[in-house]
Order: sequence, then C1' cells, then structure tokens
RNA sequence: GCCUCGAUAGCUCAAUUGGUAGAGCACGUGACUCUUAAUCACUAGGUUGCAGGUUCGAUUCCUGCUCGGGGCACCA
Repeated sequence: GCCUCGAUAGCUCAAUUGGUAGAGCACGUGACUCUUAAUCACUAGGUUGCAGGUUCGAUUCCUGCUCGGGGCACCA
C1' cells in the first nucleotide's frame, strides 16, 4: 500500500425485505431474610465511531475519514 471483518447503554452482545433501538451483567432505588452478602421487583442509562449522500423515513444502502482484528504485498 491492497483486500476483508468489526465499532450500538458502564461491560459483553442482539436488532433481514429501510418503518417506535433491545437483552444479560453492572450501577441506583425498594422489598425480603439466609446479612462481608444473597434473592426478587422497579427505575435510570443511547449523537448506533466521525462527516456527508440517497430516501417521506437509515443501526441497516452509498462515499470519505478515524480506531481495532485478520490476510496479502513491498521492504534489493
């Protein structure tokens, strides 16, 4: 340098013909009893990496960029 995969809540990950962004764990609050805490319930938490494009409508399609994983090439 080229190809390819990925980036979504604090963490790990879902979200198919483009149509209201979700789960588990963690945090917080409450209840409870088996009290270094466990269990149950509830609440909160999002610029879907960034900038544009297409569209009535984009996590989803297109372009560029940033970061990360893998492969190939160059490096006499």
Transfer RNA from a Gemmatimonadales bacterium, 76 nucleotides, folded computationally. NCBI's taxonomy places the organism under Bacteria, Pseudomonadati, Gemmatimonadota, Gemmatimonadia, Gemmatimonadales. Model confidence (mean pLDDT): 81 of 100. Rfam family: tRNA. Gene Ontology term of the family: triplet codon-amino acid adaptor activity. It is annotated as a transfer RNA. Rfam's curators write: Transfer RNA (tRNA) molecules are approximately 80 nucleotides in length.